This is a predicted structure of a 363-nucleotide RNA (Bacterial RNase P class A) from a Longimicrobiales bacterium. It matches the Rfam family "Bacterial RNase P class A". About the family: Ribonuclease P (RNase P) is a ubiquitous endoribonuclease, found in archaea, bacteria and eukarya as well as chloroplasts and mitochondria. A source record names the gene rnpB.
[in-house]
């Protein structure tokens, strides 16, 4: 100088004056005065995964869906961390990666192009063999390329049936061979993903599974307006329709409950209540320190209680001072604002602070 990681605080300091909830103490005495304490966020947010918690009859079997997806660990749990492996980017630190199966099937590869997967021939090479011209007495030699052979070179295209090289041949060609690529196998080293080496096979298996689909493994639904309890009100009114109808959620089986002369359920008309409280703030909680581990994390031992609303408090004005824009008068000080409760993810922003690596250059 120019990059790439990980953190920290999170928009400010003091005064005054008026108010809000909420917990706790006094006074009075039934609703009020007063003291004291506390009073948004890193993302509280988007509602995208995991959970608790709670009800659905603790949930059985199918079958449909739906997720995840290299391998090991961590967690209450996971689509999240943390270590690895292997790809791919970057000179590096370092960053990305839905990364199982493409030798079970089925499908699709647009344009362009001879040919897109049962390979194929447009330009070209070749014409060794067959026929054809022409010299030669002949053997045979020259020519054109009619049949034919090839697929090396050029063209197409994301992508053309392994790649360099050297022999080889009429031209070629895994056609032979060496190298690197693949494939089966064994052997070492690792929990493992995979890595390194040996033999063997001229090569079989183009891609694409964020297309079906196929393998593993996970997955009952509904949500705090779950729910529970107390208090209130009622008449189980009237009229139509009616054999199912409900728990049950995408179906189906099983199971449980109501009904079908006593009429369940469904619409329509009238009526009633719509208050209060717990769920709800000690919790997978925070912080210091010590052990253990590469971490992620654990585990132990001190300290700490840190909003709790519900027509929903956490504010509003004034002074100053500080930061940023303006020449000055003035202007501004992000992003947002709990709602049952954690873990993670993403996504928004600010005046800033601070470690640690990496590459140029130059002393």
């Nucleotide at each position: 100088a120019g990059u790439g990681c990980g953190c920290g605080a999170g928009u400010g300091g003091g005064g005054a004056u008026c108010g809000c909830c909420g917990g706790u103490g006094g006074c009075a005495g039934a609703u009020g005065c007063u003291g004291c304490c506390g009073g948004a966020g890193g993302a509280a947010a988007g509602u995208c995964c995991g959970a608790g918690c709670u009800c659905c009859g603790c949930a059985g079997g199918g079958c449909a869906g739906g997720g995840u997806g290299c391998c090991g660990g961590g967690u209450a749990a996971c689509g999240c961390c943390c270590g690895g492996g292997c790809g791919c980017c970057g000179u590096a630190a370092g960053g990305c990666g839905a990364c199982g199966g493409a030798a079970a099937g089925u499908g699709c590869c647009a344009c362009a192009g001879a040919g897109a997967g049962u390979a194929g021939a447009c330009c070209g090479c070749c014409g060794a063999u067959g026929g054809c011209c022409g010299c030669g007495c002949g053997a045979g030699c020259g020519g054109a390329u009619c049949a034919g052979g090839c697929a090396a070179g050029g063209g197409u295209g994301a992508a053309a049936g392994g790649g360099u090289g050297c022999g080889g041949u009429a031209a070629g060609a895994g056609c032979g061979c060496a190298c690197c690529g693949g494939g089966c196998u064994c052997c070492u080293g690792g929990c493992a993903a995979c890595a390194g080496g040996g033999g063997u096979c001229g090569c079989a298996c183009g891609g694409c599974a964020a297309a079906c689909c196929c393998c593993a493994c996970c997955c009952g639904g509904a949500g705090c307006a779950a729910g529970g309890c107390c208090a209130a009100g009622u008449a189980g009114g009237g009229g139509a329709c009616g054999a199912g109808g409900g728990g049950u959620g995408g179906c189906c089986c099983g199971c449980c409950c109501c009904g079908u002369u006593c009429g369940a359920g469904u619409c329509c008309c009238g009526g009633g209540u719509a208050g209060g409280u717990c769920g709800c703030a000690u919790g997978a909680g925070g912080u210091c320190g010590c052990c253990g581990g590469c971490g992620a994390c654990g585990g132990u031992g001190g300290c700490c209680c840190c909003a709790g609303a519900u027509g929903a408090a956490u504010g509003a004005u004034c002074c100053u001072c500080c930061c940023c824009c303006g020449a000055a008068a003035g202007g501004g000080g992000a992003c947002a604002g709990a709602a049952c409760u954690c873990g993670g993810c993403u996504u928004a922003c600010u005046c800033c602070g601070c470690g640690c690596a990496c590459u140029c250059a130059c002393c």
Its mean pLDDT, the model's own confidence on a scale to 100, is 78. Taxonomically the source falls in Longimicrobiales (Bacteria, Pseudomonadati, Gemmatimonadota, Longimicrobiia).